[in-house]
RNA sequence: UUCUUAUCAAGAGUGGCGGAGGGACUGGCCCUACGAUGCCCGGCAACCUACUAGGCUAAUAGUUUAGUAAGGUGCUAAUUCCUGCAGGAGAAGAUCCUGACAGAUAAGAA
Numbered sequence: 001u002u003c004u005u006a007u008c009a010a011g012a013g014u015g016g017c018g019g020a021g022g023g024a025c026u027g028g029c030c031c032u033a034c035g036a037u038g039c040c041c042g043g044c045a046a047c048c049u050a051c052u053a054g055g056c057u058a059a060u061a062g063u064u065u066a067g068u069a070a071g072g073u074g075c076u077a078a079u080u081c082c083u084g085c086a087g088g089a090g091a092a093g094a095u096c097c098u099g100a101c102a103g104a105u106a107a108g109a110a
Stems, first nucleotide, its partner, number of pairs: 001110008013041001015040003021031003025084001027082002042076003047072002049069008080102001085099005
């Protein structure tokens, strides 16, 4: 980097450093010197992992459910901020709904 599977409406600081941009991309709309992005600390969560108990199974293997922990990741403005393609509701270019696409993260594979 590519592919597969799963998840994306919840949650998380009035801290330190540092100084101007940031929210992937498009169009919007926002955040930001009352200090953004980033780094550190703190925190959240529980995908992988470990452990405990139960179910399935001939089975100590395998698989599954619930719980506990927090070692590997991840996350910590706004639904993935909305949107971009297709369809539907609607008088409507208002507004709303559904599914793709794209993106993010985890685990596995090449």